[in-house]
The prediction has a mean pLDDT of 81. This is a predicted structure of a 73-nucleotide RNA (transfer RNA) from Candidatus Uzinura diaspidicola str. ASNER. Rfam family: tRNA. Rfam links the family to the GO term triplet codon-amino acid adaptor activity. Rfam classes the family as a transfer RNA. RNAcentral holds the sequence, with entries from ENA, GtRNAdb and Rfam.
RNA sequence: GCCGGCGUAGCUCAGUAGUUAGAGCAUUUGACUUGUAAUCAGAGGGUCGGGGGUUCGAAUCCCUCCAUCGGCU
Numbered sequence: 001g002c003c004g005g006c007g008u009a010g011c012u013c014a015g016u017a018g019u020u021a022g023a024g025c026a027u028u029u030g031a032c033u034u035g036u037a038a039u040c041a042g043a044g045g046g047u048c049g050g051g052g053g054u055u056c057g058a059a060u061c062c063c064u065c066c067a068u069c070g071g072c073u
Stems, first nucleotide, its partner, number of pairs: 001072005007066001010025004027043005049065005
């Protein structure tokens, strides 16, 4: 330099042929218990790596940049 993968909640990941952003764990509140753990019921937390474009509408399609992983030379 060229090619490809990947970036979504504190962590691990779903959601991709466009139409309101989710799960588990963690955190937190309550119930239960003599107390703790476990269990049960709630709550908070992300405008989807940055910017731009297409569209009535974009995590999803296009362009560019950044971070990271791998391959080729």